[in-house]
RNA sequence: CAAUAGAGGCGCGGACAGCAGGGUACCCGUUCGAUCGGCAGGGCAGCCGGAAAAUCGCUCGGGAAAGGGGUUGUCCGCCGAAGGAAACGGAUGCGCCCGAUCCGGUUCCUGGCGUCGCCGUGUAAGCGGCGGUGCUGUCAUGUUCAAAGAGCAUGGAGCGCUAUUGGU
Repeated sequence: CAAUAGAGGCGCGGACAGCAGGGUACCCGUUCGAUCGGCAGGGCAGCCGGAAAAUCGCUCGGGAAAGGGGUUGUCCGCCGAAGGAAACGGAUGCGCCCGAUCCGGUUCCUGGCGUCGCCGUGUAAGCGGCGGUGCUGUCAUGUUCAAAGAGCAUGGAGCGCUAUUGGU
């Protein structure tokens, strides 16, 4: 230097099933108010209906999804497992723009887990990011024990660490 095989632990991700939690979309009624309305989350354009109407917002009451999220179990793939951020490319829908979702690789960040605060997101339970803090694995340095090795302290990052084999 390369290949192979491994380790960390409330370890990571996926599929299926169960369970719990969470009152949003939507429907009906109600109070007050506003405005033309509809065709996609918003805007422009275009089209359709039309000003009686219809629609929207707010308050209160009743009913009430789906998805995603949480948790448990089983199975599968694993230890940059995986999770994010940014811009770019493609797809969805479209006449155009913005946004949203999914996919792709590039660059960057994060060893893993818990917890607290702030920010973002969500109907909420939750989820994500940043910072603090705690625990833990690993290596390095220092130190104690005679030492193998163990303890303590400080610190680094997975492009790391351990083992075996091969090459130089």
Annotation: The RNA shown here (Lysine riboswitch aptamer) has 168 nucleotides and comes from a bovine gut metagenome. Rfam family: Lysine riboswitch aptamer. Rfam's curators write: Riboswitches are metabolite binding domains within certain messenger RNAs that serve as precision sensors for their corresponding targets. Allosteric rearrangement of mRNA structure is mediated by ligand binding, and this results in modulation of gene expression. This family includes riboswitches that sense lysine in a number of genes involved in lysine metabolism, including lysC. The model forms 100% of the base pairs in the Rfam consensus. The RNAcentral record of the sequence draws on MGnify.